[in-house]
RNA sequence: GCUGGUGUAGCUCAGUUGGUAGAGCAACUCUUUCGUAAAGAGUAGGUCGACAGUCCGAUUCUGUCCACCAGCU
Numbered sequence: 001g002c003u004g005g006u007g008u009a010g011c012u013c014a015g016u017u018g019g020u021a022g023a024g025c026a027a028c029u030c031u032u033u034c035g036u037a038a039a040g041a042g043u044a045g046g047u048c049g050a051c052a053g054u055c056c057g058a059u060u061c062u063g064u065c066c067a068c069c070a071g072c073u
Base pairs, nucleotide, nucleotide: 001072002071003070004069005068006067007066010025011024012023013022019056027043028042029041030040031039049065050064051063052062053061
């Protein structure tokens, strides 16, 4: 330099032939216990990597960048 892939909650990951984003773990609160752990119930936490374009509407489609990973040279 070229090609491909990934980027979504604190962490690991779903999601989508475009229609107001979810799980598990973690955090916090409550119940239970003499207390702790475990268990159960609940709460909060996301401008879906950035900027544009298309569209009534974009996490999803298109373009250009950024970061990381892999391959080729």